A computed fold for a 76-nucleotide RNA from a Bacteroidota bacterium, annotated as transfer RNA. NCBI's taxonomy places the organism under Bacteria, Pseudomonadati, Bacteroidota. The RNAcentral record of the sequence draws on ENA.
RNA sequence: CUGGAAGUAGCGCAAACGGCAGCGCACUGGUUUUGGGAGCCAGCGGUUGCAGGUUCGAGUCCUGCCUUCCAGACCA
Numbered sequence: 001c002u003g004g005a006a007g008u009a010g011c012g013c014a015a016a017c018g019g020c021a022g023c024g025c026a027c028u029g030g031u032u033u034u035g036g037g038a039g040c041c042a043g044c045g046g047u048u049g050c051a052g053g054u055u056c057g058a059g060u061c062c063u064g065c066c067u068u069c070c071a072g073a074c075c076a
Base pairs, nucleotide, nucleotide: 001072002071003070004069005068006067007066010025011024012023013022019056027043028042029041030040031039049065050064051063052062053061
């Protein structure tokens, strides 16, 4: 430099055809226990990498950029 994949909650991941962003773990409170853990109940947490565009409506489609990974090319 070229091609491809990925970026969504603190972490790991979902979200056919575009239609109100969810699950598990973690965290907080309660219950239980002498106390802790486990279990059970409830709750908190997101400008979907950034900036634009299309659309009534975008995590999803289009353009540019950033980051990470994979493969290849080039130089020595």
Rfam family: tRNA. Rfam classes the family as a transfer RNA.